[in-house]
This record gives sequence, C1' cells and structure tokens, in this order.
RNA sequence: AUCGAUAAACGGCAAACCUAUCGAAAGGUAGGGACGCAAAGCUUCAGGCCUAAGGGAACCGCCUACGGCAGCUGGGCUACCGAA
Repeated sequence: AUCGAUAAACGGCAAACCUAUCGAAAGGUAGGGACGCAAAGCUUCAGGCCUAAGGGAACCGCCUACGGCAGCUGGGCUACCGAA
C1' cells in the first nucleotide's frame, strides 16, 4: 500500500405487546416499548407463506390475487468501522 475476517469503537434498526388510525382480511401507518438483527437499509425478480372483499363452484365450509409478508429463503442495488 492492497485485500479484508472477526474483536473493538461510533452509532443504527425495532419483535411481541399497548394506544390511535386505515383496511373485508392478511396486514400497514404513528406513538410507546425492546425480542432480536452486521445489512432487521432499499427493491416483489424467483420460490415460499398469509388473507379472500370480489369472482367461481356448491349447500359444502372448497378454489382463486389484481391484496399482503423484505424480521421466510434466494437474487439485484447501496452502505459505517476494520486490530490480532
């Protein structure tokens, strides 16, 4: 000097739950709150999972995404520090 793995350091995000609100629901948003996260930053491209208003079938409690989950997995883009 380069590469770059963890430790360390500066910090970051925010599960469940509660309140309010949007939504048919799944779920989202805001505030509180921390289970955890080295991409728990962004992105539905692929798979998977959730819901079923509407539609279909049918008198059973079924099928279906144009709705969702990025804190389900993979992919794409971006990013702080960086010893031994």
Source information: Predicted 3D model of an 84-nucleotide RNA (c-di-GMP-I riboswitch aptamer) from Paenibacillus oceani. Rfam family: c-di-GMP-I riboswitch aptamer. For this family Rfam cites "Identification of 22 candidate structured RNAs in bacteria using the CMfinder comparative genomics pipeline" (Weinberg et al., Nucleic Acids Res, 2007). The prediction has a mean pLDDT of 84. The source organism's lineage runs through Bacteria, Bacillota, Caryophanales, Paenibacillaceae and Paenibacillus.